[in-house]
RNA sequence: UCAAAAUUUUGGCAAACCCGCGCGAAAGCCGGGGACGCAAAGCCACCGGGCUUAUCGAUGAACUUUUGCUGCUCAUCGAUUGCUAGCGGGGUUGCCGGG
Numbered sequence: 001u002c003a004a005a006a007u008u009u010u011g012g013c014a015a016a017c018c019c020g021c022g023c024g025a026a027a028g029c030c031g032g033g034g035a036c037g038c039a040a041a042g043c044c045a046c047c048g049g050g051c052u053u054a055u056c057g058a059u060g061a062a063c064u065u066u067u068g069c070u071g072c073u074c075a076u077c078g079a080u081u082g083c084u085a086g087c088g089g090g091g092u093u094g095c096c097g098g099g
Stems, first nucleotide, its partner, number of pairs: 001098002012038002017033004022029002036086001042092003046089003049084003055079007063071001
C1' cells in the first nucleotide's frame, strides 16, 4: 500500500426483533438467542450532528386555597446530566496473504 479473493489461513463482529423478576430517571447499556449488514461494525466523545432530561431555574396552564402564599401535576424553554464510535469528521492500534 492493496483488500475477502487467490497459488496461501484461522476466521471476526452483529441491525431489527425476541427473551431476562439484569443496570439506568430516560436515552441507552449488559447478558442469551438472532442475522440486516460491516474490511476496521477494533478502541477513543476531541469537532459537528442526533437522542435523553432524574435534578435545578424561568414561563404558562389545570388542581388545591375565601384570596394570596404554599403545595402538586402537565407543557415549553434554558442550564445540567448522560447516550450514540452501526451518523459523519478526527485520533489511535491491528490478523492472513500479495507488492
This is a predicted structure of a 99-nucleotide RNA (c-di-GMP-I riboswitch aptamer) from a Pseudomonadota bacterium. The organism belongs to Pseudomonadota, within Bacteria. It matches the Rfam family "c-di-GMP-I riboswitch aptamer". Rfam describes the family as follows. GEMM was predicted in a large-scale screen for bacterial structured RNA regulatory elements. Its family is annotated with cyclic-di-GMP binding in the Gene Ontology. The sequence was found by an Rfam model in a public genome assembly.